[in-house]
Predicted 3D model of a 253-nucleotide part of an RNA (large-subunit ribosomal RNA, domain VI) from Psychrobacter noctis. The coordinates come from a structure-prediction model, not an experiment, and the mean pLDDT is 89. Taxonomically the source falls in Psychrobacter (Bacteria, Pseudomonadota, Gammaproteobacteria, Moraxellaceae). It matches the Rfam family "Bacterial large subunit ribosomal RNA". The full RNA is in RNAcentral, with records from ENA.
Context: one part of a larger RNA
RNA sequence: CGUUAGAAAUUUGAGUGGAUCUGACUCUAGUACGAGAGGACCGAGUUGGACUAACCUCUGGUGUAUCUGUUGUUCCGCCAGGAGCAUUGCAGAGUAGCUACGUUGGGAAGGGAUAAGCGCUGAAAGCAUAUAAGCGCGAAACCCACCACAAGAUGAGAUUUCUUUAAAGAGCCGUUCAAGACUAGGACGUUGAUAGGCAGGGUGUGGAAGCGCAGCGAUGCGUGUAGCUAACCUGUACUAAUUGCUCGUUUGG
Numbered sequence: 001c002g003u004u005a006g007a008a009a010u011u012u013g014a015g016u017g018g019a020u021c022u023g024a025c026u027c028u029a030g031u032a033c034g035a036g037a038g039g040a041c042c043g044a045g046u047u048g049g050a051c052u053a054a055c056c057u058c059u060g061g062u063g064u065a066u067c068u069g070u071u072g073u074u075c076c077g078c079c080a081g082g083a084g085c086a087u088u089g090c091a092g093a094g095u096a097g098c099u100a101c102g103u104u105g106g107g108a109a110g111g112g113a114u115a116a117g118c119g120c121u122g123a124a125a126g127c128a129u130a131u132a133a134g135c136g137c138g139a140a141a142c143c144c145a146c147c148a149c150a151a152g153a154u155g156a157g158a159u160u161u162c163u164u165u166a167a168a169g170a171g172c173c174g175u176u177c178a179a180g181a182c183u184a185g186g187a188c189g190u191u192g193a194u195a196g197g198c199a200g201g202g203u204g205u206g207g208a209a210g211c212g213c214a215g216c217g218a219u220g221c222g223u224g225u226a227g228c229u230a231a232c233c234u235g236u237a238c239u240a241a242u243u244g245c246u247c248g249u250u251u252g253g
Base pairs, nucleotide, nucleotide: 001152005163006162007161008160009159010158011157015149016148017147018146021049022048023047024046025045026044027043033038051106052105053104054103055102059100060099061098062097066093067092068091069090070089071086072085073084074083075082076081110144111143112142117137118136119135120134169247170246171245172244173189174188175187176186177185194240195239196238197236198235199234200233201232204228205227210223211222212221213220214219
């Protein structure tokens, strides 16, 4: 821009893409078969491999915004306690998120029409013949079925609702997000829990500072599952989402 008034929501599915894999073992059954050796079809079940999707409860990884230990040095006047720098100084752990090595699921079943192939009935051709007329079975291939997209499908579809105009509705702007390069998308904007803060909780770290006690001291013990705690959960208007502005108004007659 179109879809012939403008919108909001819900959809149909022409069409497109994806998937389609497979092993071993057990039962049937040491049965059918076979002199024996050996050893099934059909059917039922269990468990794997590779591939793939989603997710983070578990197991791990990462986790330069968390906690702790520690070396050197500079600084906070000194002690104590801290801060900066040294690859995040180094080291030990680790929340959220993201992840695989982790977890869960998938390729199941069925239908249609068939291939090779196997048949029924059956003439031409008194026989025979699966074929000439007719009918049936038959594969991971084909068409459905399963998953995703899909009306620019210009063949532009359908349904419901709203708007009689300063309209319905949309945007700008702001607070933002398990959304994101930017756009876009989602939530919210005081009739408010959208983000931050704060409170409580969880989680992590691992026992703070100060003081007391013991020891010559390094240090240890007590106060005390201490102190601190990111992205997590719940709550709470304390802060910021103020006030507003713009677009949109009828093809046709």